[in-house]
Context: one part of a larger RNA
RNA sequence: UUGGGCGUAAAGAGGGCGCAGGCGGCUUUUCAAGUCGGAUGUAAAAUCUCCCGGCUCAACUGGGAGGGACCAUUCGAUACUGUCAAGCUAGAGGACAACAGAGGGAGAUGGAAUUCCCGGUGUAGUGGUGAAAUGCGUAGAUAUCGGGAGGAACACCAGUGGCGAAGGCGGUCUCCUGGGUUGUUACUGACGCUUAUGCCCGAAGGCGUGGGGAGCAAACAGGAUUAGAUACCCUGGUAGUCCACGCCAUAAACGAUGGACACUAGGUAUAGGGAGUAUCGACCCUCUCUGUGCCGUAGCUAACGCGUUAAGUGUCCCGCCUGGGAACUACGGCCGCAAGGCUAAAACUC
Numbered sequence: 001u002u003g004g005g006c007g008u009a010a011a012g013a014g015g016g017c018g019c020a021g022g023c024g025g026c027u028u029u030u031c032a033a034g035u036c037g038g039a040u041g042u043a044a045a046a047u048c049u050c051c052c053g054g055c056u057c058a059a060c061u062g063g064g065a066g067g068g069a070c071c072a073u074u075c076g077a078u079a080c081u082g083u084c085a086a087g088c089u090a091g092a093g094g095a096c097a098a099c100a101g102a103g104g105g106a107g108a109u110g111g112a113a114u115u116c117c118c119g120g121u122g123u124a125g126u127g128g129u130g131a132a133a134u135g136c137g138u139a140g141a142u143a144u145c146g147g148g149a150g151g152a153a154c155a156c157c158a159g160u161g162g163c164g165a166a167g168g169c170g171g172u173c174u175c176c177u178g179g180g181u182u183g184u185u186a187c188u189g190a191c192g193c194u195u196a197u198g199c200c201c202g203a204a205g206g207c208g209u210g211g212g213g214a215g216c217a218a219a220c221a222g223g224a225u226u227a228g229a230u231a232c233c234c235u236g237g238u239a240g241u242c243c244a245c246g247c248c249a250u251a252a253a254c255g256a257u258g259g260a261c262a263c264u265a266g267g268u269a270u271a272g273g274g275a276g277u278a279u280c281g282a283c284c285c286u287c288u289c290u291g292u293g294c295c296g297u298a299g300c301u302a303a304c305g306c307g308u309u310a311a312g313u314g315u316c317c318c319g320c321c322u323g324g325g326a327a328c329u330a331c332g333g334c335c336g337c338a339a340g341g342c343u344a345a346a347a348c349u350c
Base pairs, nucleotide, nucleotide: 003322004321005320006319007304008303012318014201015200016199017198021194022193023192025088026087027086028085031082033081034080035077036076037075038074039073040072041071048066049065050064051063052062053061054060091191092188093187094185095184096183097182098181099180103177104176105175106174107173108172109171110154115149116148117147118146119145120144121143125136126135162169163168206247207246208245209244210243211242215241216240220236221235222234223233258317259316260315261314262313263312266295267294268293269292270291271290272289273288274287275286276285299306300305323350324349325348332343333342334341335340
């Protein structure tokens, strides 16, 4: 616990779906709960304001008057909120037509390259580095030609490009499937926004069971470097990286910027549509909708910067912050096979 804030100073939950709750478009009607007004009652005294008085004054104090929130009863008002009823179409959704896309899942398949194996040619080196050495090689390596095996990743296209809620997604083809955009609309008629708890998704890495294993490579071994070198460099190399199923739930999960809606100069580039103009047609040009970038006006900002993709101007809902350390900790609880995750103090100290 009033406030003031959350791009970089502390602070936006990694992302979504969504119950309760909060908030909610236009017109008319009912009621009168909120709201507003009147009356009555109550509202102890002290306190507060004014007047008069008492202590030599004042503070203090006695008396009188006034004021008074809240509450109850009752009578009214009906603009706004709510409620009842009826309606509307600008929000939201639907229908039809078209379009773009590495969106997701499953299956099939292709070529280049690395490695290994077999065979041919061929002979003494090769590899690696700053320089070397370990390593490999006369049991024939490296190089080169032919054949084969296997795993992983998909050069060019490729873009400040596209898609997805985020994580993320990139050879080609097929099947299944989610979302988006544009145009038309004679359909529904506020069905909406947000969302605590909850549920689901969630890179890398790690864990369990079973496969797979080409390259790379924690750990590990060796060679160097060095004063040392538990490193950087080199030669090897196991988990892992890959697949199936099941867990883990964290990241500088970043735009370090929660979501929705409305409004507020422009310029330029690019992606996907539509309309017009032009044309034989395709470009071009103009307008427009949706995205992605850059520059910039007003405004904002401590500054940097942001600037119709806002960090501008407003409304609604959620999350979060409140000096540094101790502490993304302890204890307890919940979750997990474990690793650990979530929630989260205090003493003490500056």
Molecule: small-subunit ribosomal RNA, central domain
Organism: metagenome